[in-house]
RNA sequence: GCCACCUUAGCUCAGUUGGUAGAGCAGCUCACUCGUAAUGAGCAGGUCGCGGGUUCGAGUCCCGUGGGUGGCU
Numbered sequence: 001g002c003c004a005c006c007u008u009a010g011c012u013c014a015g016u017u018g019g020u021a022g023a024g025c026a027g028c029u030c031a032c033u034c035g036u037a038a039u040g041a042g043c044a045g046g047u048c049g050c051g052g053g054u055u056c057g058a059g060u061c062c063c064g065u066g067g068g069u070g071g072c073u
Stems, first nucleotide, its partner, number of pairs: 001072007010025004019056001027043005049065005
């Protein structure tokens, strides 16, 4: 330098053909217990890397750009 893939919650990841974002773990609260752990119930947490475009509507489609992983030279 070229090619492919990835980028969404603190972490690991879902998200179908565009219809307004979820799970597990972690965190907090409560229940249970003599107490802790475990278990159960609930709560909170995201400008979907960034900037534009298309659309009534974009995590999803298009353009530009940043970062990461692998491969080739």